[in-house]
RNA sequence: AUCACGGGAGAGAUCGCGGGCUGUAACAGGCUCUCGGCGCCGAAGGAGCAACCGCCCCGGAAACUCUCAGGCAAACGGACCGUGGU
Repeated sequence: AUCACGGGAGAGAUCGCGGGCUGUAACAGGCUCUCGGCGCCGAAGGAGCAACCGCCCCGGAAACUCUCAGGCAAACGGACCGUGGU
């Protein structure tokens, strides 16, 4: 570095238009998808920076900062950690 297994946090199951399915005598209601609004989160990725390192310029650089990207029930994903294999 990679593969397998195990662990693995945060933040609205938020609001609105529309579509599909379901449901009703007709409404209502339920499920789901796209788009948009407001509120939020940091642990894919990305960017910035302290200490420190490279003598200086300048560059590297955290679990800090930002929130472009991503995310805000469960599931999936998930930095990182452990065990084993290559």
This is a predicted structure of an 86-nucleotide RNA (Glycine riboswitch aptamer) from uncultured Allopontixanthobacter sp. Rfam family: Glycine riboswitch aptamer. Its family is annotated with glycine biosynthetic process in the Gene Ontology. From the family's description: This family represents the bacterial glycine riboswitch. RNAcentral holds the sequence, with entries from MGnify. The source organism's lineage runs through Bacteria, Pseudomonadati, Sphingomonadales, Erythrobacteraceae and Allopontixanthobacter.